[in-house]
Context: one part of a larger RNA
Formats: sequence, structure tokens, C1' cells
RNA sequence: GAACGAACGCUGGCGGCGUGCUUAAGACAUGCAAGUCGAACGGAAAGGCUCCUUAACUUCGGUUAAGGAGUACUCGAGUGGCGCACGGGUGAGUAACGCGUGGGUAAUCUGCCCUUUCGUCGGGGACAACUCUGGGAAACUGGAGCUAAUACCGGAUAAGACCACGGGAUCUUCGGGUCCUGCGGAAAAAGGUGGCCUCUCCUUGGAAGCUACUGCGAGAGGAUGAGCCCGCGUUUGAUUAGCUUGUUGGUGGGGUAACGGCUCACCAAGGCGACGAUCAAUAGCUGGUCUGAGAGGAUGAUCAGCCACACUGGAACUGAGACACGGUCCAGACUCCUACGGGAGGCAGCAGUCGGGAAUUUUGGGCAAUGGGCGAAAGCCUGACCCAGCAACGCCGCGUGAGGGAUGAAGGCCUUCGGGUCGUAAACCUCUGUCGAGAGGGAAGAAUGUUGGUCGAGCUAAUACCUCGAUCAGCUGACGGUACCUCCAAAGGAAGCACCGGCUAACUCCGUGCCAGCAGCCGCGGUAAUACGGAGGGUGCAAGCGUUGUUC
Repeated sequence: GAACGAACGCUGGCGGCGUGCUUAAGACAUGCAAGUCGAACGGAAAGGCUCCUUAACUUCGGUUAAGGAGUACUCGAGUGGCGCACGGGUGAGUAACGCGUGGGUAAUCUGCCCUUUCGUCGGGGACAACUCUGGGAAACUGGAGCUAAUACCGGAUAAGACCACGGGAUCUUCGGGUCCUGCGGAAAAAGGUGGCCUCUCCUUGGAAGCUACUGCGAGAGGAUGAGCCCGCGUUUGAUUAGCUUGUUGGUGGGGUAACGGCUCACCAAGGCGACGAUCAAUAGCUGGUCUGAGAGGAUGAUCAGCCACACUGGAACUGAGACACGGUCCAGACUCCUACGGGAGGCAGCAGUCGGGAAUUUUGGGCAAUGGGCGAAAGCCUGACCCAGCAACGCCGCGUGAGGGAUGAAGGCCUUCGGGUCGUAAACCUCUGUCGAGAGGGAAGAAUGUUGGUCGAGCUAAUACCUCGAUCAGCUGACGGUACCUCCAAAGGAAGCACCGGCUAACUCCGUGCCAGCAGCCGCGGUAAUACGGAGGGUGCAAGCGUUGUUC
């Protein structure tokens, strides 16, 4: 000199954009943070609608209230599907294939998505909800009975897909791989919604059927995501020198999506290490960030990629994916409820509380945008996100007025008592109106979508439905009547902080008298202190200025 997630002191006008528990991975009251689908299903607790009964009022149309029935506009609870493995948080652990980088997988998996092939036949038995009944203070739970499905279970059907065995071709690291082929074996399914009667049957119209969309099963390819392996790089200590028994390798069995001591039995006795094993300490890694001319040094907040963790320890289940933050089970510590028999909980999600600390914000608004989950869609959910609030915490921008104005006013300070200085500074005159406050008017962009109508095209037996496109109309903004523009009035509301001995820009007076004090270093102060305290003046920065801490 530069920098900071800073803190402290004094001071403080506005705006834009960022940033904000670095300490206790301490404990947490309360609310919210993951749901959705009725176009999978049986249904009907609530609301809507229709009908009926009763009562009250009545303008005699009806309205209101109560009860009942129906419907399925809708929908609590339930079965089922998808999601909950994303998104969000934290940095405890980890010195490791964890991360970075470059390869490998002939050793692998991949829901949703895209392309493509074939199929979607025909049966069955349950369990919730519900009804009845029992236990319990509660959490919850036992028994009996009924029922649906895209829930569950058999059967039929099967190829260039899968598995085993055999044959051939080819490559080979001689273990095997790739391709062709023969025989055998195992393994599937589910429908839903809209529309139409062209063909068949019953005939207001429907059933089968057709058609559109969307599902489902078995494969092939892709995309995406993930698993695993290897080379190299990745802090300190030798006052840590030896470490290792599933340890190192082999054969065989098991296991995994997959290679492998991953696991087990047997066999051999290996494997690592001064090119630092083992042990100990510290630490998430990187893109980056800060500094520096660079080399380098320091660092890893915010943003982005990867990893690890979710009260502590352990375990598996479900699933395409977890050994799962707001899932399950066991154990432990802690907190809470209890009828003492037994139960409930997990903010390192967003706010917020206590505690710790020098120190870090609102128990705010909205799904309008972007993104995500579910859904055919409308839509619902979303403390992700977008906004607002608080904080000079940082960076950037603007303002606190401009021009004129000498009798150089008053006053302060100094003085050699002549004067000098604050100083064109003020007053005063003439203007301007940024910002803020006040009054009035105008007013975006962020909006793409979605619903309805009309037209056209595609599909089709079809002028229906559906899909796509064009056009017209309606609706959708939290921020917020916000940004911005305009008008009125008004200099009015807006300057401090540190320093002035040298380094280092800036000097005098008074007070004090080795006292009180200053101080980054040298050093000042013991009666004339430019170094202490005050004043006047000056210098430097400026809504900041200094101090402290840390890094280069």
C1' cells in the first nucleotide's frame, strides 16, 4: 500500500447492487418447509346441486331454518399409482481413489424421457375402507363379517431377447472374447377417458364394435444419471522406524447390478516401509478469492462442481435409485405426557428463542416470474425461489447549493499594539431545484400463459372427439400505484472523523510542571512543551473517519 463474512469508538442524508452465527455438529417453545392424482378403485364424513317433509316469514313468485333421500359438481378418511433418493442445510468426521486431472469398465445398472419391434387372451382368491364387537388414560390395538381395482395370484401364448449345453468361423494375453447356428429350459400383461353409430345385435338410445388420446407387458437402440477400477497430484511431525493375520497370493463355494479377501473353507507365507510404511496432529477437496511485476505466499464466506453428515451408535426394509435430514427397527443420552400399566420427540430446512460470543437480521408477502413434484388438463403443493423488512457490513453513484458580494462588519484567536488571521467566509442581492419531506396528476416493463368463440390443417367410417396452427374476446403482478415522467412551493431538512516533533501533508497561545499524560519506531513531560490537556488556526479523507485483529 492492498484486502476482509469483520469487531470497537465518534459521527451519520439518499439511492442501486451485493453480503450478514467465522463461536456451541450446544439445547430448542410455536408456525410453516412434500405432496398430488376421482381420467386406477370401492365409496360419501363435509360443502354444492336436485327432490321430499315440517316450521317461520311472505309482495304468494318464493326466502330462511331443521330433518330425510338422491346426484357425483366436489371430496374427508381408505385401497392403489407416482413423488418423497430432487430441492434446502451444515462441515462434525475424513490425509482417503475423498477431491482434482487423465484413462478404463471385454466387470456394470439406469424410474421418468426419445426412437423402434411384438403383444395386451382367459380365470381366481383376498384385504382396507365400511358394519358389529372387545382392550387401553393415551399412543394405538385384537376378533368376526361384507366389498372394488391399473392392488394380489395361478393358466394359455413367445422371438434375432435371457439362461444352460453342443457345433462352426474368427481374434487371443491361451483364461477367454465376438459372430453364426442346433436342441432344451425359465419368464408377461391392465386397463382408463372422450367421441361415433359406418358395419352386427337389442332399439328414445345403448352393447359389442370402430376411432382418438393415454396407459400396461416382453425386448432392441439412445439420452441422462449412477456404481466400480487404475496412473499422476494433494498439510505437518522421525523427539513416531518398523507395520500387517483376512494380513499377501492361490483353488473352490457363496454374494453383488458388477470386478475383487467383498465373505467363507482349505493351501502357500507372503505384503508394506527412509522415494517415509505405521503412528500422532491438523484439515472437507476444487473452480476460485486476496495479495504480488511475476514466481510465489495466504485462503476455500457468498456463487458453482464433488464428498460427507442429519440427537449419538448400529441395522436392514421398500425402491430404478437410500442403508434414507422432516421413513422403519434396536440400543444410549436428553426433553416432554401419563390414569404409573405405558407412550411421544429430534430446526446442521425458513423464521424465531435461550445459551456461548467482540460479533451476524423478520416468528414478513407471494406462488406473479424461474424451477421442481403430481395430474390428460384446469389446478394443487413448493420458507426452492421471487420480493419486501433490519444492519454504513461492503462496493458504486448522488447530495448537503450556484453566481455576485469589502466598510475586509460583529465576534474569536494571535500581536512587535501598527496590525494580522478566520475571510468572499458571513450578512445582503440574484438564481437553481438533484436528493429527502409535503400536495396534485400521469404511468410502465417484468406476461408468458390459460379459458371460450371462429377459421384452417391432421387423424378418422365421420362434418363427432382429439391434436396442431391462425385470429378475436375474457382472465392472471407478491413487489406496488413501485420504477419512471410531470406540476406546485421551498436554500429550506442533510458533515463529520483523525492528525499537525521526525518518518509524514499540516503552528501558535494558554494550562500543567518527570505530575497528569502521550507513544507505531525514534522518543516527549523536571516553569518559556509546535510531542501532555484545551483553544484558535491548519492538513488529510469524507457519509464516513479512526483504532484493533488477520493475510499478502

A computed fold for a 552-nucleotide part of an RNA from a metagenome, annotated as small-subunit ribosomal RNA, 5' domain. The full RNA is in RNAcentral, with records from SILVA.